[in-house]
RNA sequence: UUCUUAUUAAGAGAGGUGGAGGGAUUUGGCCCUUUGAAGCCCAGCAACCAUUGACAAUUGUCAGUAAGGUGCUAAUUCCAGCAGAGCAAUGUGCUCUGAGAGAUGAGAU
Numbered sequence: 001u002u003c004u005u006a007u008u009a010a011g012a013g014a015g016g017u018g019g020a021g022g023g024a025u026u027u028g029g030c031c032c033u034u035u036g037a038a039g040c041c042c043a044g045c046a047a048c049c050a051u052u053g054a055c056a057a058u059u060g061u062c063a064g065u066a067a068g069g070u071g072c073u074a075a076u077u078c079c080a081g082c083a084g085a086g087c088a089a090u091g092u093g094c095u096c097u098g099a100g101a102g103a104u105g106a107g108a109u
Base pairs, nucleotide, nucleotide: 002108003107004106005105006104007103008102013042015041016040017039021032022031023030027080028079029078043073044072045071048069049068050065051064052063053062054061055060077101082098083097084096085095086094087093
């Protein structure tokens, strides 16, 4: 880099540093931000890998742990955009499902 697979509605900071941007990408919206953005440090959350026990019986269910490898800590992955279905009835709107894209883990290449 590419492929496979699981998750993507919960959770977590009024700390230090830093000094102007940030919310993946394109378009449109809507937000956050000098009452301090990103980044870094610390702290925390979670439980994918890890690990313990019970049950089941071939890789699974339930319950626990958090030392280690990652991850995460505004808003559903902030919302829409593409396809389909339903409801409403002239404002085009609302709801649901799916695809695509993305993020993260694990495995393979």